[in-house]
RNA sequence: GGGGGCGGACGGGCGGUCGCCGCGCGCAAGCGGGGAGGAAAGUCCGGACGCCGCAGGGCAUGGCACUCCUUAACGGGGAGCGGGAGAAAUCCCAGGGAAAGUGCAACAGAAAAUAUACCGCCGCAAUUAUUGCGGUAAGGGUGAAAUGGCGAGGUAAGAGCUCACCGGGCGGGCGGCGACGUCCGCCGCUUUGAAAACCCUGCCAGGCGCAAGACCAAAUAGGAAGGCGUGCCCCGAAAGGGGCGGGGACGGCUCGUCUCAGACCUUCGGGUUGGUUGCUUGACCGCGUCGGCAACGGCGCGGCUAGAGGAAUGGCCGCCCCCCUUCGCAAGAAGGGGACAGAAUCCGGCUUAUAGUCCGCCCCCUUUU
RNA sequence: GCGCCCGUAGUUCAGCUGGAUAGAACGUCAGAUUGCGGUUCUGAAAGUCGGGGGUUCGAAUCCCUUCGGGCGCA
Numbered sequence: 001g002g003g004g005g006c007g008g009a010c011g012g013g014c015g016g017u018c019g020c021c022g023c024g025c026g027c028a029a030g031c032g033g034g035g036a037g038g039a040a041a042g043u044c045c046g047g048a049c050g051c052c053g054c055a056g057g058g059c060a061u062g063g064c065a066c067u068c069c070u071u072a073a074c075g076g077g078g079a080g081c082g083g084g085a086g087a088a089a090u091c092c093c094a095g096g097g098a099a100a101g102u103g104c105a106a107c108a109g110a111a112a113a114u115a116u117a118c119c120g121c122c123g124c125a126a127u128u129a130u131u132g133c134g135g136u137a138a139g140g141g142u143g144a145a146a147u148g149g150c151g152a153g154g155u156a157a158g159a160g161c162u163c164a165c166c167g168g169g170c171g172g173g174c175g176g177c178g179a180c181g182u183c184c185g186c187c188g189c190u191u192u193g194a195a196a197a198c199c200c201u202g203c204c205a206g207g208c209g210c211a212a213g214a215c216c217a218a219a220u221a222g223g224a225a226g227g228c229g230u231g232c233c234c235c236g237a238a239a240g241g242g243g244c245g246g247g248g249a250c251g252g253c254u255c256g257u258c259u260c261a262g263a264c265c266u267u268c269g270g271g272u273u274g275g276u277u278g279c280u281u282g283a284c285c286g287c288g289u290c291g292g293c294a295a296c297g298g299c300g301c302g303g304c305u306a307g308a309g310g311a312a313u314g315g316c317c318g319c320c321c322c323c324c325u326u327c328g329c330a331a332g333a334a335g336g337g338g339a340c341a342g343a344a345u346c347c348g349g350c351u352u353a354u355a356g357u358c359c360g361c362c363c364c365c366u367u368u369u
Numbered sequence: 370g371c372g373c374c375c376g377u378a379g380u381u382c383a384g385c386u387g388g389a390u391a392g393a394a395c396g397u398c399a400g401a402u403u404g405c406g407g408u409u410c411u412g413a414a415a416g417u418c419g420g421g422g423g424u425u426c427g428a429a430u431c432c433c434u435u436c437g438g439g440c441g442c443a
Stems, first nucleotide, its partner, number of pairs: 001365010012320007020035002023032003037340001041351002044349005049209004056255004061205005066080005081095001082093004096200002101198002104193002118140002120136007148166002151163003167189001168187008213277004223268005228262001231244005246260005273443001284303008321338007370442007379395004388426001397413005419435005
């Protein structure tokens, strides 16, 4: 100097002026102070919080899936293992089970998982350029995929038929918390692919969501249609109580709980549509230090950083910054532009969008010293 | 704000328990019939299956992500 890989930060600045939404002070006029983001987005995951029958068991359903750690929790993150790509830095992997079972593998091909033989090869018989029977799975052909690979021996030709190496399975030793790695021994070893087909195994999850929920006020014809059992037995003088069965409700079902013609349930229709609260101090932010490879955690100090609610966070002007175009030898001048987007109960993640600027680390090639 | 559903010729829909040329009707175009037009008959064209990625030998179909549209809820 060139090429490649990984990660991070900012995302216009200052001032003036006119407004908008909260807060504090003030009798008032007014004054002071605060006011969008890295994604506020998609709503794809996980929690906090609230209500419902307090949520315990079982079934169903849904999700997750190498190991260890981290965390309030996660499908997130960190560090590793195994496999794959690359020369390397580095990147990618939904990565449990296919000898638990069921189903699937079109076309082509002899044969698609049950088992088998089209061409070929070899043997025998008939016979003469062929046919029949048997052997074989080395070779050819089909296919995405053909029943371990390769070499030697062996054989009529062949074949794990035998042997070495690789692959696979089983057992053991050693190392590691573990996934796993490595070494030794044994077994010639039929069993392909796919579970993002059903399914099996393990783990997790009760449902619904701030339009959750609480309070006050207001309103109303409790309007129309439809639906639901009163059974049997026992005790008792009766009132009543108990048991069995049945109906209904409890936001999947069930065990369970409550209830029995009711302010019952479902649907339709009508009325009221205001206020307060939940609401923003929190698994919060910054700095330092300690533990840890890291994610992260402990401790100390400091800080307060929107709370609207048909919904504020904006407009204009001036100076400066960056980019583009034109003019100019140049200094510079004029014009235009500055992305993606915009809180809605609150947090932790993921994913996606993003003009432009800046920074750090690593690998390879070349050149010079 | 929260929840749910749907995207396939120009239009309306099939196909979506994976299998190779993605079908149908209407519409369009061409030809025949007619003096001309309509009707009718015959034939043809027309598709990134919303976009991207993955699983698989193979994806409209299965999975993930994203874009667009619609519906419901005090």